[in-house]
RNA sequence: GCUCCUGUAGCUCAGUGGUAGAGCACCGUCCUUAUAAGACGGGGGUCCUUGGUUCGAUCCCAAGCAGGAGCA
Numbered sequence: 001g002c003u004c005c006u007g008u009a010g011c012u013c014a015g016u017g018g019u020a021g022a023g024c025a026c027c028g029u030c031c032u033u034a035u036a037a038g039a040c041g042g043g044g045g046u047c048c049u050u051g052g053u054u055c056g057a058u059c060c061c062a063a064g065c066a067g068g069a070g071c072a
Stems, first nucleotide, its partner, number of pairs: 001071007010024004018055001026042005048064005
């Protein structure tokens, strides 16, 4: 330098045009002599950035940024 993959909650990931979700973690309550485990509830998001397409974009298109893999 070229090609490809990835970027969504604190972490690991789903969601592939129509209200952003799960597990773990965190907070509260219950349970327990207490802790752990368990049950119930809650908070937390500029969906990497900018522009485009669309009535409508996390999703499609372009460029950029960051990380990774391959080739040279």
Molecule: transfer RNA
Organism: Candidatus Microgenomatia bacterium